[in-house]
RNA sequence: UUUGAAGGGUUUGAUCCUGGCUCAGAAUGAACGUUGGCGGCGUGGAUUAGGCAUGCAAGUCGAGCGAGAAGCCUCCUUCGGGAGGUGGACAGCGGCAAACGGGAUAGUAAGGCAUCGGUAACGCACCCCCAGGACCGGGAUAGCCGAGGGAAACUUCGGGUAAUACCGGAUAAUAUCUCCGGAUCAAAUGGUGAGAUUCCGCCUGGGGACCGGCUGAUGUGAUACCAGCUAGUUGGUAAGGUAACGGCUUACCAAGGCUUAGACGUCUAGGGGGUGUGAGAGCAUGGCCCCCAUCACUGGGACUGAGACACUGCCCAGACACCUACGGGUGGCUGCAGUCGAGAAUCUUCGGCAAUGGGCGAAAGCCUGACCGAGCGACGCCGCGUGCGGGAUGACGGCCCUUGGGUUGUAAACCGCUGUCAGAGGGGAUGAAAUUCCAGGGAGCUAUCUCCCUGGAUUGACAAAGCCUCAGAGGAAGCCCGGGCUAAGUACGUGCCAGCAGCCGCGGUAAUACGUACUGGGCGAACGUUAUUCGGAAUCACUGGGCUUAAAGGGUGCGUAGGCGGCCUUCCAGGUCCGGUGUGAAAUCUCACGGCUCAACCGUGAAAUGGCGCUGGAAACCGGAAGGCUUGAGUGUGCUAGGGGUGUGUGGAACUUCCAGUGGAGCGGUGAAAUGUGUUGAUAUUGGAAGGAACGCCGGUGGCGAAAGCGACACACUGGGGCACAACUGACGCUGAGGCACGAAAGCUAGGGUAGCGAACGGGAUUAGAUACCCCGGUAGUCCUAGCCGUAAACGCUGAGUACUAGUUGGGAGGGGUUUCGGCCUCUCCGGACGCAGAGAAAUCAUUAAGUACUCCGCCUGGGGAGUAUGGUCGCAAGGCUGAAACUCAAAGGAAUUGACGGGGGCUCACACAAGCGGUGGAGCAUGUGGCUUAAUUCGAGGCAACGCGAAGAACCUUAUCCUAGACUUGACAUCGACGGAUUAGCCUGCUGAAAGGCAGGUGACACCUUCGGGUGGAACGUCGACAGGUGCUGCAUGGCUGUCGUCAGCUCGUGUCGUGAGAUGUCGCGUUAAGUCGCUGAACGAGCGAAACCCUUGUCCUUAGUUGCCAGCACGUUAUGGUGGGGACUCUAAGGAGACCGCCGGUGUCAAACCGGAGGAAGGUGGGGACGACGUCAAGUCAUCAUGGCCUUUAUGUCUAGGGCUGCACACGUGCUACAAUGCGGCGUACAAAGGGAAGCGAACCCGCGAGGGGAAGCGAACCUCAAAAAGCGCCGCCCAGUUCGGAUUGCAGGCUGCAACUCGCCUGCAUGAAGCCGGAAUCGCUAGUAAUCGCGGAUCAGCUAUGCCGCGGUGAAUGUGUUCCUGAGCCUUGUACACACCGCCCGUCAAGCCACGAAAGCGGGGGGCGCCUAAAGUCGGUGAGUGAACUCGCAAGAGACACAGCCGCCUAGGGCGAACUCCGUGAUUGGGACUAAGUCGUAACAAGGUAGCCGUAGGGGAACCUGCGGCUGGAUCACCUCCUU
Repeated sequence: UUUGAAGGGUUUGAUCCUGGCUCAGAAUGAACGUUGGCGGCGUGGAUUAGGCAUGCAAGUCGAGCGAGAAGCCUCCUUCGGGAGGUGGACAGCGGCAAACGGGAUAGUAAGGCAUCGGUAACGCACCCCCAGGACCGGGAUAGCCGAGGGAAACUUCGGGUAAUACCGGAUAAUAUCUCCGGAUCAAAUGGUGAGAUUCCGCCUGGGGACCGGCUGAUGUGAUACCAGCUAGUUGGUAAGGUAACGGCUUACCAAGGCUUAGACGUCUAGGGGGUGUGAGAGCAUGGCCCCCAUCACUGGGACUGAGACACUGCCCAGACACCUACGGGUGGCUGCAGUCGAGAAUCUUCGGCAAUGGGCGAAAGCCUGACCGAGCGACGCCGCGUGCGGGAUGACGGCCCUUGGGUUGUAAACCGCUGUCAGAGGGGAUGAAAUUCCAGGGAGCUAUCUCCCUGGAUUGACAAAGCCUCAGAGGAAGCCCGGGCUAAGUACGUGCCAGCAGCCGCGGUAAUACGUACUGGGCGAACGUUAUUCGGAAUCACUGGGCUUAAAGGGUGCGUAGGCGGCCUUCCAGGUCCGGUGUGAAAUCUCACGGCUCAACCGUGAAAUGGCGCUGGAAACCGGAAGGCUUGAGUGUGCUAGGGGUGUGUGGAACUUCCAGUGGAGCGGUGAAAUGUGUUGAUAUUGGAAGGAACGCCGGUGGCGAAAGCGACACACUGGGGCACAACUGACGCUGAGGCACGAAAGCUAGGGUAGCGAACGGGAUUAGAUACCCCGGUAGUCCUAGCCGUAAACGCUGAGUACUAGUUGGGAGGGGUUUCGGCCUCUCCGGACGCAGAGAAAUCAUUAAGUACUCCGCCUGGGGAGUAUGGUCGCAAGGCUGAAACUCAAAGGAAUUGACGGGGGCUCACACAAGCGGUGGAGCAUGUGGCUUAAUUCGAGGCAACGCGAAGAACCUUAUCCUAGACUUGACAUCGACGGAUUAGCCUGCUGAAAGGCAGGUGACACCUUCGGGUGGAACGUCGACAGGUGCUGCAUGGCUGUCGUCAGCUCGUGUCGUGAGAUGUCGCGUUAAGUCGCUGAACGAGCGAAACCCUUGUCCUUAGUUGCCAGCACGUUAUGGUGGGGACUCUAAGGAGACCGCCGGUGUCAAACCGGAGGAAGGUGGGGACGACGUCAAGUCAUCAUGGCCUUUAUGUCUAGGGCUGCACACGUGCUACAAUGCGGCGUACAAAGGGAAGCGAACCCGCGAGGGGAAGCGAACCUCAAAAAGCGCCGCCCAGUUCGGAUUGCAGGCUGCAACUCGCCUGCAUGAAGCCGGAAUCGCUAGUAAUCGCGGAUCAGCUAUGCCGCGGUGAAUGUGUUCCUGAGCCUUGUACACACCGCCCGUCAAGCCACGAAAGCGGGGGGCGCCUAAAGUCGGUGAGUGAACUCGCAAGAGACACAGCCGCCUAGGGCGAACUCCGUGAUUGGGACUAAGUCGUAACAAGGUAGCCGUAGGGGAACCUGCGGCUGGAUCACCUCCUU
């Protein structure tokens, strides 16, 4: 001195991490959409370096030269004109300029550019300075005149003319050459002027300035899927050429030169100052302005010139365009305007030379599309305005609304004020002066030249500030957005439609996300969108990332280049550091000051410009040179362990085959079987023989090796390691791109070998199928030799080396010390486990690091496409190595968490199973449901948890958008308002009708006031309007209620602690319980909702109280009966209490909780039963109980009525009843309940009827009367095993009851009829005790009843189990997970369909750069030059010579043609895979042990996922064992 750094959304149920996508910022030569008042300053063809009409963009000089039109003047005239003068146009010769200025970025990756140097290897017109010079001559030629050709462009011939045009000679050094003698080279004495050494010019030389040429170093894109390139190539010699060095060119000689520090090729590109962004480092970029380069229709070429190989010059070729008389010509906007085309897109055919600058000129001046200005475009930046103050009845309107109001909103209206900008009028500073002209004066020696001063005159294309006056709030606001990110929300419409969207995502009837409105937010003459760049992105990481599991360590070693490298001393000074100096153009950026009113903009100065060069110094470090050292490394000596390697040989067990013996029916195999094998003798067993392969036990987280890998024994050869000693060398080291070598299994080639095993294959099973899993066989192969292949989950998913950083404890190989010989201490190396610090996203790692550091190598950068395609390379092949893109997705992932799930594990419960008893499923009937039918068979409920359910009563009613038919329309029902009128309501009657309804008639009320005439009013009626009504839809908009898991034992919270976090802990563990019940331990301590308890009922006792209940004792009475008096004892009733608590005893248990047994007790471990149902799940059920949002309907989806239907019947299912009989049935007799009901009711006695029932009427609103008989039971009799004296369906007849009415469609009775059915397939249900089973009784609903249903009540009254293997369900712990809509999950591949991009492909078409051959314009150069020619020489001349030129020849060569290759692009019948696409097909591969663990490599097979063989991995669950560790 430097002032500078932000994140968010999106993977998940949630979390942390990795990682991509995306947003907020700034910017632009922009474009598009909507909108648009003014000004200043900038800026504007980015695409087709595509084509161009028209005009302009380079001329000037008469003071270089000749000539000279028109006009004017004078003179002459034959009036046609001529002569002279003046004048100066057009054009020409000549000079200078035209090589600048202006445009563009095609090419160019180096002949460029940038920075710093070099040139003793060079040039330079105009300008400045110095010195010198300018003498004597000559011949032409344009113009012009005359004559021709041509359409034109243009051109030919003849004549004659000038010069600062051209030429000869002279002179000549300080110039050039030089052999050092010498040789060579110039000019315009022109212009002006009266007058020139003097002013302007000319020539020679030197110097300067300016501007260039050449050259060196360094820097300056991508690509290795371009790895080799090169013949003028590299160097030399000689010559040529150039201003100049040089292979620049040629000849000859040599064989070099470049290259992994990337040559060559290909693609892309002008470079820089700068610009954008960024905290910076960087990244991106090179428009305007400045510097450089390059280009000028395309390609080639030279000429002129100081300078060009020349934008508006020349020649040639080509393409294109134009003119043409068809013969031939002309042209080049990448100058300024303008035009067409293409494009999303980029302006006026403007004014002026007034200023600045340039060319020419002595000058005036002329020229100048450079430039200065104006115009157009919101294209950008900056500035200004669209008013200011007051103003609440918070107006109207709009929007919302809970209808109270809120908001728009002081906003408006209204009142007061001001006058910016724009508008009108006036006047006008300034850009202008060192311009120019005239006059005067002065200075420079003289001067025609120059300079200075004064005065006068003169020059503005364009812009016009500021000022004065006028009028008047008058003329001037939009765009985008409002789900989150991201500031800002409501209503309506729409209904996965229309649409939105940057990402996530919105929309399927209540959308803050679409559209509209209102309102709000942001910015504002703009606002959004799109595109692009940087940022955020530490997401290529130099600053500043990673690689165990997320993407990422090469399979392993050896080693080349390279990188890095121990201790000491001296020197050098390349790096490094310090100082000085040169450069780093200007503009830009920054700072200061200043000028436009401010700002943008502009000016002045400073600073900066990280760099490069030169130079002086320092010497620690890096580097270099020299010398030394021993600790790194190596050598040596001694000792030592080992499945290290190779070869040869040997061995035993087992197996198979063969031979023989014994033996005699099976063997084998599996879940079970079968195929197979066996009386031709298997299996089994014994003996023998042969063969091949592998080496049991030892054997061990034991050993060795670089890895792959290595396991019987012996021998031979051979590699490496460890320890000890410290003798030797003296940094010899580490790593290692390329390279080389090794490299499991499978596979390949050739030849052997083949016992067992065993891809393929055959057969048998399994299965829906089974190209599999299982079984029987079995070929390649597995083995050997030689050679290929070169890959694996080649893994510790962890490269190599060195150093450092707590420990504990096992194993292996050695050494040392000590010893009481048991050991103990200690050093080194190898190989394990646990663990601290630290690290890590976590899991975990932790001296064998994933810690702390250094060195070197390899590799990664979202998922899919894909390790694919293409190219290259290797291989016999299979295939390996290298290795993309289009397209597509908003994720794909890692670790851990909570759940859920598992054909995972453990523990524990439950009528879950088992053990039992009884059923269902078969029959008939009842009932519900489905289906079918129907005009209609109204609706709902659908596994458990719908189906005798809503319905605790469908003949009408009920009853419904059920059907048919008929009616009503403010309505069957509610409220309000208005009007009407005294009619009406009610009652009666008639007609019509099935009724409802319609029509008609009669009678006829009420309250108040009253003048008794009447008036008013309520209800009611009529009309009208609001509205009613809806069992219409949505239970997926809802409330409420309910079911279910489940009376299962769970579900949570506070604080604390642990974890980055989700979360965990508590709630786990050990016991115990019906229970998260309780106890103990424990980083937990407590608490809540549940469990339990409290409540009801029942079981025992007590107290109190006794009517309608009771009756022991007393009394009375009766045929008899608590009938009566009386009693409270008992039963009972109904109120209150007692009682049960593991309290007591013993045992077990942890001194616990608790459990087992016992005593007592009416009851014993919750005594039985009930009510009571945690957090939650199932979008479970219900809009038809009720309530309710929204929607729909309104002469109907409302309301009324009649009739029908809900009862319909080939069928299927559920729930029941009755049975199939003798433990029964029937008959007769006889005993004992409880709980209920009863007034439109229960209804006794008595009478009638076989009976249902009828008559009758007492009593009772009920502890009183009544329903009411209980039934099974018990006793007696009959039946005698049969479709029966079982069973009762069905049907006929006759009756009864209720009801307006029993046809559809009621119940009951009697007589008659007498079906199926003889105990029920697969399957399935209930129940653990007063239960099951069985027996009857009552009630609700209800006129009656299809009730066998439901809800209750009591009677009789069992059996079995004391277990948890299995099925089902549930709880806790644990484990795996790719599930989280949670296994009814997820998910793979073929096939089929649509669509998209890509690859291959017979070919086809086109582009690019080279190569070879042929041809070859213009042109330079060379040769020739018989043709032509004024200057010079000789000559009197003719002529000759010299020189020049035409022509011709040659080399080179643009272009053209042909050919063979290379490369890129497009296209291509067909073909291949890939991506994507709500509901296609086949299977089920993977995720759980995924039902055969999965995966990797390889090989074979198969519709497909896949299956199988061989070897490997754990990234496999489970159980057991072993080993090790911790405490």
A computed fold for a 1527-nucleotide RNA from a soil metagenome, annotated as small-subunit ribosomal RNA. The coordinates come from a structure-prediction model, not an experiment, and the mean pLDDT is 83. The RNAcentral record of the sequence draws on MGnify. Its Rfam family is "Bacterial small subunit ribosomal RNA". Rfam links the family to the GO terms ribosome and structural constituent of ribosome.